Molecule: small-subunit ribosomal RNA
Organism: metagenome
RNA sequence: AGAGUUUGAUCCUGGCUCAGGAUGAACGCUGGCGGCGUGCCUAAUACAUGCAAGUCGAGCGAGAAAGGGUCAAAACUUUCGAGUAGCGACCUGAGUAAAGCGGCGGACGGGUGAGUAACACGUAGAUGACCUGCCCUGGAGAGGGGGAUAACUGUUGGAAACGGCAGCUAAUACCCCAUAAGCUCACACUGGUUAGAGAAGAGUGAGAAAAGGCUGAGGCGCUCCGGGAGGGGUCUGCGGUCCAUCAGCUGGUUGGUAGGGUAACGGCCUACCAAGGCGAAGACGGAUAGGGGACCUGAGAGGGUGACCCCCCACACGGGAACUGAGACACGGUCCCGACUCCUACGGGAGGCAGCAGUAAGGAAUAUUGCACAAUGGGCGAAAGCCUGAUGCAGCAACGCCGCGUGACCGAAGAAGGCCUUCGGGUUGUAAAGGUCCUUUCUGGCUGAAGAGGAAGGACAGUAGGCCAGGAAGAAGAGUCGGCUAACUACGUGCCAGCAGCCGCGGUAAAACGUAGGACUCAAGCGUUAUCCGGAUUAACUGGGCGUAAAGCGCCGGCAGGCGGGGGUCUAAGUCGGACGUGAAAGCUCCUGGCUCAACCGGGAGAGGCCGUUCGAGACUGGGCUCGUGGAGGGCAGUAGAGGCGCGUGGAAUUCCGGGUGGAGUGGUGAAAUGCGUAGAGAUCCGGAGGAACACCAGAGGCGAAGGCGACGCGCUGGGCUGCACCUGACGCUGAGCGGCGAAAGCCAGGGGAGCGAACGGGAUUAGAAACCCCGGUAGUCCUGGCUGUAAACGAUGUCCACUAGAUGUUUGGGGGAAACACCUGAGCGUCGGAGCAAACGCGCUAAGUGGACCGCCUGGGGAGUACGGCCGCAAGGCUAAAACUCAAAGGAAUUGACGGGGGCCCGCACAAGCAGCGGAGCGUGUGGUUUAAUUCGAGGCAACGCGAAGAACCUUACCUGGGCUUGACAUCAGUGUAGUAGGGAAGGGAAACCGGACCGACCUUCGGGAGCACUGACAGGUGCUGCAUGGCUGUCGUCAGCUCGUGCCGUGAGGUGUUAGGUUAAGUCCUGUAACGAGCGCGACCCUUACUGCCAGUUACAAGUGUCUGGCGGGACUGCCGGUGACAAACCGGAGGAAGGUGGGGAUGACGUCAAGUCAGCAUGGCCUUUAUGCCCAGGGCGACACACACGCUACAAUGGGCGGUACAGAGGGCUGCGAAACCGCGAGGUGAAGCGAAUCUCAGAAAGCCGUUCGUAGUUCGAAUUGCAGGCUGCAACUCGCCUGCAUGAAGCUGGAGUUGCUAGUAACCGUGGGUCAGCCACACCACGGUGAAUACGUUCCCGGGCCUUGUACACACCGCCCGUCACGUCAUGGAAGCUGGUAAUACCUGAAGUCGGUGAGCGAACUGCAAAGAAGCAGCCGCCUAAGGUAGGGCCGGUAACUGGGACGAAGUCGUAACAAGGUA
Repeated sequence: AGAGUUUGAUCCUGGCUCAGGAUGAACGCUGGCGGCGUGCCUAAUACAUGCAAGUCGAGCGAGAAAGGGUCAAAACUUUCGAGUAGCGACCUGAGUAAAGCGGCGGACGGGUGAGUAACACGUAGAUGACCUGCCCUGGAGAGGGGGAUAACUGUUGGAAACGGCAGCUAAUACCCCAUAAGCUCACACUGGUUAGAGAAGAGUGAGAAAAGGCUGAGGCGCUCCGGGAGGGGUCUGCGGUCCAUCAGCUGGUUGGUAGGGUAACGGCCUACCAAGGCGAAGACGGAUAGGGGACCUGAGAGGGUGACCCCCCACACGGGAACUGAGACACGGUCCCGACUCCUACGGGAGGCAGCAGUAAGGAAUAUUGCACAAUGGGCGAAAGCCUGAUGCAGCAACGCCGCGUGACCGAAGAAGGCCUUCGGGUUGUAAAGGUCCUUUCUGGCUGAAGAGGAAGGACAGUAGGCCAGGAAGAAGAGUCGGCUAACUACGUGCCAGCAGCCGCGGUAAAACGUAGGACUCAAGCGUUAUCCGGAUUAACUGGGCGUAAAGCGCCGGCAGGCGGGGGUCUAAGUCGGACGUGAAAGCUCCUGGCUCAACCGGGAGAGGCCGUUCGAGACUGGGCUCGUGGAGGGCAGUAGAGGCGCGUGGAAUUCCGGGUGGAGUGGUGAAAUGCGUAGAGAUCCGGAGGAACACCAGAGGCGAAGGCGACGCGCUGGGCUGCACCUGACGCUGAGCGGCGAAAGCCAGGGGAGCGAACGGGAUUAGAAACCCCGGUAGUCCUGGCUGUAAACGAUGUCCACUAGAUGUUUGGGGGAAACACCUGAGCGUCGGAGCAAACGCGCUAAGUGGACCGCCUGGGGAGUACGGCCGCAAGGCUAAAACUCAAAGGAAUUGACGGGGGCCCGCACAAGCAGCGGAGCGUGUGGUUUAAUUCGAGGCAACGCGAAGAACCUUACCUGGGCUUGACAUCAGUGUAGUAGGGAAGGGAAACCGGACCGACCUUCGGGAGCACUGACAGGUGCUGCAUGGCUGUCGUCAGCUCGUGCCGUGAGGUGUUAGGUUAAGUCCUGUAACGAGCGCGACCCUUACUGCCAGUUACAAGUGUCUGGCGGGACUGCCGGUGACAAACCGGAGGAAGGUGGGGAUGACGUCAAGUCAGCAUGGCCUUUAUGCCCAGGGCGACACACACGCUACAAUGGGCGGUACAGAGGGCUGCGAAACCGCGAGGUGAAGCGAAUCUCAGAAAGCCGUUCGUAGUUCGAAUUGCAGGCUGCAACUCGCCUGCAUGAAGCUGGAGUUGCUAGUAACCGUGGGUCAGCCACACCACGGUGAAUACGUUCCCGGGCCUUGUACACACCGCCCGUCACGUCAUGGAAGCUGGUAAUACCUGAAGUCGGUGAGCGAACUGCAAAGAAGCAGCCGCCUAAGGUAGGGCCGGUAACUGGGACGAAGUCGUAACAAGGUA
């Protein structure tokens, strides 16, 4: 520091995801040791049990018991000595324990985070508005007196808790009097500081104190008044959460006066008076939350957090209240209400772990009912000491951090085993074994701390540590290995099982699943999950954007706010600097020290604030004053204009009405029809009515802020620009809220209504047609008044200012000039373009450039501009505006393709023009389908279908049935065996394979053996699967003219350029041009053949010789020549010559690539499967089936023909288990026959159409031949299934073939025959080849098909057989509405109202004081009142849950209907 993921690829935008660090964690697997830390994040849920706050006898009174000792009545036992137990008394225990009065402490320490958005916290201040026990310090004191009361005793109530009454008593408890330095209060006075003040001082008057006990004789306590330290209360500035879908809030409310209250100010409280106070700088309301030091992360700025430790706050079962006290409204105090739990004798009572342990519950989850007060600290005490779950320690937990160990060295036969393998080997791996060695940890034994005080003791602890001995002994896992991301193979699985953080893997070769081997990374841990920061410059202060990616408000005015021109001067708020204060400690950083190191801990320094005070500076900003004129505004003089509003006026046209002429149609469309018309339309002429809009002018023109504005005249009116430089003197810019304007449609009321025209009706189109087209037609469109407030309200570009190259057009001013004309200078509207900017497209003085000011807006796609709420509206609806859920993208620009019912140019038997066919018939063949035991398999639009098949009766043959074989029909190797062996093979059995075996009978040799054969084991074999694992070969686009590369150049890049353009060509053929220049694969040429010709040679060709013919080698044609066109080109057109003319005809030759095209069954081949079978052999059958369908052919339907007779002319081939002559036989197929020929010699071999003659006469025929019968021939082991041929007989369909469709442009089509391969024969009418006869037509490129180049659009890229939308149906999920049901929350009104403070009352009580007394005062209880917790009632507010039904939404391999969008997407 980045990476993955949108695309065919690219750049950009943008989200999602990952690598890092962290945690009070949890879960999974695993687990050796130690140190230091940490450990209920959930139920502020409920709690059993124990402990957590007491202490002081040196304040006071009172004062046990158990136990021990002595005595001893009675009792029991008795050995009569006594023993045992023991009531009682006394002594002791002991003036002890427990309890009480009194004092101090229970307000600290410890816990928790519920509440709290607040002066709660932090920071800096204030207190002239305050308090402060214990402590320190200073000053002054303590004299005299009095009355009670608890304990206790008695009695009494109660189950208990707890009381009642009577009586006794003490004090450092309580009260009174005296004294008052000082204090407090009242009155009047002095006084001066501060931001402001009530400070302080002196005077007069009044008022208020005390306690004693002990002693070691020093003291310790007590009272009053100062001071201090520390602690606290209160006030203020500033700072730190979210929601504006919370915008208005407020009645003690804001202030005053008086009073009350408090330690103290205050509306804190009360009465009265005034009517204020707060708020967009966010009041009020809602949600959430203890705050800080700090912690985590980050480069930082920030973001997140608030466990442990420290500070502050709040709370103590929920709520309220006060008492005591220096301090509380009090965690282990009191009272009351409530809920809950417990006890109860049912009458009443008791309780509060958010102290330490512990329990239950909740939860993914969080420890021992431990030891000790030894240390530190706290309370009490004079002290000893007591208390202390604070604390110190121990226990549990890998929860975290840190450290250590699980051994070290040597050790190659690179062992065995495992895994992989191309079978060679590789790897595990020096790893192990084995050898040597050490002892940290470990085990055993011995010893044994510091902490720890003046001494002893001391939890931890027989711990840490030390010494000795032993011996590698007891100690390694976890995750991962497709990319990101470090680490790869095998097997299994087969879109299954599964994985997955994102992209994505898995459908038979998976480095992605599972297992194994190996590897990688960490390591007593490793992974996963959750959460936070980071990466994310993805909320942008540092540090982003808004033309098209998300994003400029439709436009203008303008309050607040923000910002603001020049000179001078003052100021010092901002700003900058210095000093001082503070910013607790811990933490952090640096230095240093202590535990062996580290973690951890100690010491020192530093850092840390928008903080405060003070001194200073005066540039900049702000503030005050002052002066200019350039910003802005005004004045004067001009000027253009569809700027706005109102009132009038005009002509053209449409329609309608009246009339005339006229007589059959008109209208409309792609074509029609509906419609109109003989009741007279349309057409035409005249007249009239009415409404709306204003042709030409008209322009990229003008005006306006935008919306928008278009005939002419008049009136009213806004703005702009130019000139002058006369006036004001910064008066400015922007602008949240707010106000106004605001197209069309729409709404309300009233008019108006010609044309047009939603809805609607009809006619067409169509599969349908709710549309597009046509005929009608209502609202509306128009006017007036009012509403609505939206838009692709667009330049998709906010307003204002300044600056920054040019060129050109246009509108309108000014200047110069007589004018033309160009020039200068403004203000507009356009185009091109430089720098610059930009992802690119593009923008470019009218910026999207460079800067400034202000506003608005954006933050992935969908859900959604939707729901809810609010505001507006008559309504329609508008404005504001979410979430759940879901996706890994959605996008922008550009690139290359492909495509288009886009465009341009151009080809091809592509169409057209022709000829002959196919499609109908019969037959042949192939295919589908069906059938079958099997009908083997493959080929499937073009480019499968007379294709693999250039030969299925057996064989072939792969299929079926049956019979048989198992190292096999075939190959290699090893081992063993084998001499009459290998090989041949009669009889016999069998359908055959095969079994069988008489008999015959070998080879080489260096004599070891080899070859052969048999058996065994390895293995063979497979037309079994996968052509989507492959090689090779092939088809196709396409013989189309294309496809690329190097270097250069252009572009961020994909990529472009070259290869485009102007011509030309069959051609990317050539020329010219050109940021390209060249080159390669293709094209062409080279090759074969054919046409002409020369030469040579010539057998078997010709009877012979020229020659023909055959073969070979040459020539010939190159746009070479002429004319024209063309750009002085390439080339084209015409002509001459020539056998041939513009590649002469034909062939071979097939670029980069496409179709996962075809072929595992031609061959080869990976993998998989099979192994007495999916292999091999054999017989028979099948591949030949047959209701049908298609494809390719043959033969026909006839007279240009059929039959018969005669007769003429080829080329190219084949031939030795072959072609086979002559001759003879047979009607014929054929037979006999055998000459000749390995073939220019012989032979197949008669060419046929043609020509000559004759017959048939339009007829299902003398056409046509299918079908069938009979009789023959041939091949073959064998023609039944299932061959071909011949003869005779039979004589079917068919009379030119619907829609549609094929071939062919010249020696071509058509017609005619001939040959060959395969082959025993042949189902060949096929295929390949050969010649004979020999046409027609092409205007042309609009259309169909295919193709090439350029261009354009694109939402396509599996590329239009593409993409994709909406309803419906089904499933899942979240969500809105909703009658109703239900919960929570904060208020309000009223009722009831505990405890308690305060006030009132006074007929009750009433020790201290007054009084001789009576009585009184204070006080207590009671009662009353205000306030009030809580409860009740009531109507609403807000927030939830649930819900019949309902709305849309999202998602879900193959559902339905259509085709809306993307190409002019077929109606932009």